[in-house]
RNA sequence: AUCCUAUCAAGAGUCAGGGAGGGACUAGACCCCGUGAGCUGACACCAACUACCGUAACGGUGAUGUGGUAAUUUCUAGCAGAUAGGCG
Numbered sequence: 001a002u003c004c005u006a007u008c009a010a011g012a013g014u015c016a017g018g019g020a021g022g023g024a025c026u027a028g029a030c031c032c033c034g035u036g037a038g039c040u041g042a043c044a045c046c047a048a049c050u051a052c053c054g055u056a057a058c059g060g061u062g063a064u065g066u067g068g069u070a071a072u073u074u075c076u077a078g079c080a081g082a083u084a085g086g087c088g
Stems, first nucleotide, its partner, number of pairs: 003086006013043005021032003025078005044069003049065001051061004073080001
């Protein structure tokens, strides 16, 4: 990489760096963006897959490893994608 399972209408941002597009891909729409996007780092925060604790169901903690912090995975159609755990 592939494959399997689960989830994707809730929740949660500041600063610094950087300097032009970004919201996965295709088409359409809509939206964000030099009052500084995407991205990177620090800190903070959110969630609770994993972890830990108790349990009959289930509940709790948030100190482990991840993940997330504009808009329902932005919306529609198509294709799918993202994250976690497992397999290898």
Molecule: SAM riboswitch aptamer (S box leader)
Organism: Weissella paramesenteroides